[in-house]
RNA sequence: GGGCGGUUAGCUCAGUUGGUUAGAGCGCUCCCUUCACACGGGAGAGGUCGGGAGUUCGAAUCUUCUACCGCCCA
Repeated sequence: GGGCGGUUAGCUCAGUUGGUUAGAGCGCUCCCUUCACACGGGAGAGGUCGGGAGUUCGAAUCUUCUACCGCCCA
């Protein structure tokens, strides 16, 4: 230098042919339960979907540029 894959909640990851609410598990906070803790049950907070631009009535999803991570080729 070229090719492929990845980037979504604090962590690990889903997300269908673009369609109106962006989710799960773990973690965190509160409540119930206990003498107390753990387990269990219930509720809640937390995201400008890596960044910019474009297409579209509508973008996590499509196009493009770019940053970072991994693998391969030279």
Molecule: transfer RNA
Organism: bacterium